[in-house]
RNA sequence: AGAGUUUGAUCAUGGCUCAGGAUGAACGCUGGCGGCAUGCCUAAUACAUGCAAGUCGAACGAGAGGAAGGAGAGCUUGCUUUCCUGAAUCUAGUGGCGAACGGGUGAGUAACACGUAGGUAACCUGCCCAUGUGCCCGGGAUAACUUCUGGAAACGGAUGCUAAAACCGGAUAGGUAGCAGACAAGCAUUUGACUGCUAUUAAAGUGGCUAAGGCCAUGAACAUGGAUGGACCUGCGGUGCAUUAGCUAGUUGGUGAGGUAACGGCCCACCAAGGCGACGAUGCAUAGCCGGCCUGAGAGGGCGGACGGCCACAUUGGGACUGAGAUACGGCCCAGACUCCUACGGGAGGCAGCAGUGGGGAAUAUUGGGCAAUGGGCGAAAGCCUGACCCAGCAACGCCGCGUGAAGGAAGAAGGCCUUCGGGUUGUAAACUUCUUUUAAGAGGGACGAAGAAGUGACGGUACCUCUUGAAUAAGCCACGGCUAACUACGUGCCAGCAGCCGCGGUAAUACGUAGGUGGCGAGCGUUAUCCGGAUUUACUGGGUGUAAAGGGCGCGUAGGCGGGAAUGCAAGUCAGAUGUGAAAUCCAAGGGCUCAACCCUUGAACUGCAUUUGAAACUGUAUUUCUUGAGUGUCGGAGAGGCUGACGGAAUUCCUGGUGUAGCGGUGAAAUGCGUAGAUAUUAGGAGGAACACCAGUGACGAAGGCGGUCAACUGGACGAUAACUGACGCUGAGGCGCGAAAGCGUGGGGAGCAAACAGGAUUAGAUACCCUGGUAGUCCACGCCGUAAACGAUGAAUACUAGGUGUGGGGGGACUGACCCCUUCCGUGCCGCAGUUAACACAAUAAGUAUUCCAUCUGGGGAGUACGACCGCAAGGUUGAAACUCAAAGGAAUUGACGGGGGCCCGCACAAGCAGUGGAUUAUGUGGUUUAAUUCGAAGCAACGCGAAGAACCUUACCAGGGCUUGACAUCCAACUAACGAAGCAGAGAUGCAUUAGGUGCCCUUCGGGGAAAGUUGAGACAGGUGGUGCAUGGUUGUCGUCAGCUCGUGUCGUGAGAUGUUGGGUUAAGUCCCGCAACGAGCGCAACCCCUAUGGUUAGUUGCUACGCAAGAGCACUCUAGCGAGACUGCCGUUGACAAAACGGAGGAAGGUGGGGACGACGUCAAAUCAUCAUGCCCCUUAUGUCCUGGGCUACACACGUAAUACAAUGGCAUUUAACAGAGGGAAGCAAAACCGCGAGGUGGAGCAAAUCCCUAAAAGGUGUCUCAGUUCGGAUUGCAGGCUGCAACUCGCCUGCAUGAAGUCGGAAUUGCUAGUAAUCGCGGAUCAGCAUGCCGCGGUGAAUACGUUCCCGGGCCUUGUACACACCGCCCGUCACACCAUGAGAGUCGGGAACACCCGAAGUCCGUAGCUUAACCGCAAGGAGGGCGCGGCCGAAGGUGGGUUCGAUAAUUGGGGUGAAGUCGUAACAAGGUA
Repeated sequence: AGAGUUUGAUCAUGGCUCAGGAUGAACGCUGGCGGCAUGCCUAAUACAUGCAAGUCGAACGAGAGGAAGGAGAGCUUGCUUUCCUGAAUCUAGUGGCGAACGGGUGAGUAACACGUAGGUAACCUGCCCAUGUGCCCGGGAUAACUUCUGGAAACGGAUGCUAAAACCGGAUAGGUAGCAGACAAGCAUUUGACUGCUAUUAAAGUGGCUAAGGCCAUGAACAUGGAUGGACCUGCGGUGCAUUAGCUAGUUGGUGAGGUAACGGCCCACCAAGGCGACGAUGCAUAGCCGGCCUGAGAGGGCGGACGGCCACAUUGGGACUGAGAUACGGCCCAGACUCCUACGGGAGGCAGCAGUGGGGAAUAUUGGGCAAUGGGCGAAAGCCUGACCCAGCAACGCCGCGUGAAGGAAGAAGGCCUUCGGGUUGUAAACUUCUUUUAAGAGGGACGAAGAAGUGACGGUACCUCUUGAAUAAGCCACGGCUAACUACGUGCCAGCAGCCGCGGUAAUACGUAGGUGGCGAGCGUUAUCCGGAUUUACUGGGUGUAAAGGGCGCGUAGGCGGGAAUGCAAGUCAGAUGUGAAAUCCAAGGGCUCAACCCUUGAACUGCAUUUGAAACUGUAUUUCUUGAGUGUCGGAGAGGCUGACGGAAUUCCUGGUGUAGCGGUGAAAUGCGUAGAUAUUAGGAGGAACACCAGUGACGAAGGCGGUCAACUGGACGAUAACUGACGCUGAGGCGCGAAAGCGUGGGGAGCAAACAGGAUUAGAUACCCUGGUAGUCCACGCCGUAAACGAUGAAUACUAGGUGUGGGGGGACUGACCCCUUCCGUGCCGCAGUUAACACAAUAAGUAUUCCAUCUGGGGAGUACGACCGCAAGGUUGAAACUCAAAGGAAUUGACGGGGGCCCGCACAAGCAGUGGAUUAUGUGGUUUAAUUCGAAGCAACGCGAAGAACCUUACCAGGGCUUGACAUCCAACUAACGAAGCAGAGAUGCAUUAGGUGCCCUUCGGGGAAAGUUGAGACAGGUGGUGCAUGGUUGUCGUCAGCUCGUGUCGUGAGAUGUUGGGUUAAGUCCCGCAACGAGCGCAACCCCUAUGGUUAGUUGCUACGCAAGAGCACUCUAGCGAGACUGCCGUUGACAAAACGGAGGAAGGUGGGGACGACGUCAAAUCAUCAUGCCCCUUAUGUCCUGGGCUACACACGUAAUACAAUGGCAUUUAACAGAGGGAAGCAAAACCGCGAGGUGGAGCAAAUCCCUAAAAGGUGUCUCAGUUCGGAUUGCAGGCUGCAACUCGCCUGCAUGAAGUCGGAAUUGCUAGUAAUCGCGGAUCAGCAUGCCGCGGUGAAUACGUUCCCGGGCCUUGUACACACCGCCCGUCACACCAUGAGAGUCGGGAACACCCGAAGUCCGUAGCUUAACCGCAAGGAGGGCGCGGCCGAAGGUGGGUUCGAUAAUUGGGGUGAAGUCGUAACAAGGUA
């Protein structure tokens, strides 16, 4: 510090996700040791048991106790016992102090609760410290105790006695309060000291020593001051929602009284009507606050567990008492809930103290030791108490440290895994050798912590030290597709599963599972959860808003924010200095202590803050003065569909009336509905009525926007120019607010010509609730009132200033000029082009989207959704404001390359058109589908499968079926043994094969003659063979197709952020990216063309088997024909015209041939997962007495039917007969072609000359000519069938071909549709060949005869180039929308039902404070007494918790039903959008 993910690729926007750190954690697997920390985050749920607050006898009486002493008695004379006194010690009670600390928890609390800084002249403070004073005189009770007594208990009641440092009265001191005087101070009330008067108010002793006096110690009282601890007040600070906007009656203030330690509506009476709030009151929700902790570069964001400070609470609610202090966790009273005891009458209780239990939960420890240390309470002290605390136990929960060995060791062992079988890897790893002992175990020694002379240690015989034993006791977890370090094998086969995101898995998975290996971390490792970071993704630091989300529809204007030049003052902001504070701990730095570290200690810095104070005065602010340039006013002037009201005008449509006139009109792609003989349409004259204003008219004008268009008049707003007289910053923006605001819509009343939602009819269509047509109502118009929204758009808020130019246009002014022209210049508006700059790009560019400033509005992934709920507005329709659950990993912008378009332009092709002949109908052949079958083997499937693989299925072929056989095999290699290699006849069998049997026959090389070797054969064992079994979607090779279409690319350069572009586009031209010209391109490659072959013409050379001028033959010759070599020829070369002086085109000449002469071979980059595993090759999978192999027979030839391709026809351009008459080319021939001759009607047979072929043979060419038939199912047509034959072949039954005779079917030119062909072509005629024993209507070739037509490119199909649009990129066979049906999910409404919260009104009214009262009662004081003062009980009153009733309110749960939404596999119906998406 970044990375992955939207796309075919790109840039930017934007979300999602990851890598880091952290935790009071939990879960999974694993687990050696030590140190230091930490450990109920949930139920502030309920608690058994034990402990957590006591202490003081030096305050008091009493009791227990009994040392010691004394006296007496018994006697055993040193023992027992009785009585008295009675020390130590102990203690229930009275009394004092403490119990308000310490410890726990975070429920409540949005608050002066907390933090920080101040204030109290408005306060209190036990114990402690300092100073001063005083400690005097009296009194009456009461617990304990005794006796009696109630109760189950808890707990009491009565009687009698008693003490005090308990209680009470008085005195004195000082204090306090009030009043008066005068002094000083301050900040207003006031404060301080002084004097006088009035009122009020203190006390306590105890212990020790002493002969006594007294001394010492301690305690108590008062006053003043301090310290400590508290109380109250104030400024500022820290939270979410405005779908919470108004709240408030003790409320705000005053006066008086009360109350308090103290101020105060704190409380009360009266008076006034205030107080708070968009700078967010009130309400609701959430929450203890802080020092700090985590993260971060920081700013921030999150958190508040441990430790420390503060607050609040103690089962829930209320209340006071005591006290210095509580409204009191281990006190009291009352009420509620709950639990326990009970004799049913009544009682007891409060772990959010430490342990511990149940429960809850993913989850959190021991009913431990000790007061040794630190600290606390009491005490004079000893001491006692202390679950505070110090320790130990449990837990890898965290941080830190250590170990599980170290060095050597290659035959690179074995084993595992992989393998191309060679090896590689695990791996110096192990074994093995040497060494060490941290840890562990054992043994011995043994602390610091103890202050303070001694004594005192829970931890603990612990830490630590020494010795001994022995590598001995100690390694796992996760990952390995990318992000992200780390790869192979097997298994699985969209299954099982993985997954943080992208995504893996459908038979070769580095992504699942396992193994080996590797990587990472390591006593841990992963996962989950949460927080920060990355995220500049809420942007203060540090973002945006034309098109990605985002500018309010527009104006006026309030608060607020911001604001021109000059001068002076002040000092709020600002800046600087000083002071106080910012607790400690933490963080940081330095140093130190535990062996290091974590941890701990010391010191420093820091704590960015707040307050006080002193100064500065530039800037902001504020006050005063001043200025004119911002703003405004005045005067003059012209422009304008600016607004509003009234009046007028002509053209047109429609309607009405009259005339003329007759059969149609109207409408459409075509029609129909409709109108019309009752007279339409058309035409003409007159009239009525409503609405809108042609031309002018212009990216022209005006207006804030919406918007505004005939003419005239009245009223009226604004802008602009000129001028510089006036005011003197009066300005800009503008949350709320107010107003304006197209169309449609609503209300009331008018109006209604045309147009026209709804509606009706006619068409179209599969349907057509649409598009088209004919009608037609609201509405459109007017008046008044609502609505308040639009793609209200420049998708661009307003204002100000600045920043190159050029060119139009509207309005005004100035200069110059004779001039209204033109020219120069200036201001305001409105356009285009364009530089810098900006921008993701497109684009914007003085009318900014540039550079700056101010203010407002607004955005933060897509969907859900501008929806729901709530609120406000509206008559309604609806509008404004405006979520969440859930769901996805994208959605979206700009540009690029393609592809596509029922987009455009240009061009080509038998593509259409013009023609000729066909196919589609018939019969047959053949292939295919389907069906059938034991099998009908397999493949090919639009063009580009279907007379295709197959250039030839009777057996074979053959792959299929049935049956019969074989199992190292029919075939190959290796090993061993043997041999006689080859090979006839016989029997069984369908044959394969089996049995039997050997007649014949004896090879090659070397030889030491024994033999050995090569080759072949037989037998045997196993490695293996074999497979036309699967996968053409694992492949090679081959092939088809677009397409013989003219295209496809590269290097360098240039342009662009980039994908990419340029070149290759443009103007011409061509069959052609062919060539020329131009051009930020210049060149090049694969294609095109040419080079190759055949053919068309000469020349030349050569000529046998060819040819021939010779009557034949021979011979001769090579002129001709022919053959086959070489060479020539054609190049737009020449002329003319056109063209741009080009390329080229057109015409012509010459020429056998003219613009590529004709034909062939030749097929760019690529596309179709195109075809082929059955030509061949081949990975993987599968079979192995069978999916291999051999054999016989059958099948591939089936047959209701459908399709393709052909053959033959339907006849006279013909059939038949005849002509024995004529003319080809190209091929083939030895297991071959076969002549002559003879036989047969014929197929054919006999025969065998000749020929390995320019020699011989196949070989006869056929259409043609002549005659006849005369339009018929025929003398057409030949299917089908019968009989008789021929040929091939082991064999023609299934299942061949041919011949003769006989038979003589359909068919009379073919529906929709559709094919081929542009010249030696179509059409027609025959001939040959391959395959092949035989079998062609097929295929491949050959020649003969030999046409018609092409105006042209509108249309159909295919293709090329340019351009345009795109939501497509698997690329239009694309993408994609909505209803319906089904399943699931969350959510709104819902008759209601249930529960919670906060208030309110009323009722009841506990405890208790306060007030009142005199019914009862009463020790201290007064009084001789009676009685009184004072108190208590009781009663009453105010307030008052819980409770009850009530109606609203708010939040939540749930509900029949219902609404839409989301997500789901290949459901249904249509086709709305994306191309002009077929109606933009």

This is a predicted structure of a 1480-nucleotide RNA (small-subunit ribosomal RNA) from a metagenome. The RNAcentral record of the sequence draws on SILVA. It matches the Rfam family "Bacterial small subunit ribosomal RNA". Rfam links the family to the GO terms ribosome and structural constituent of ribosome. Its mean pLDDT, the model's own confidence on a scale to 100, is 83.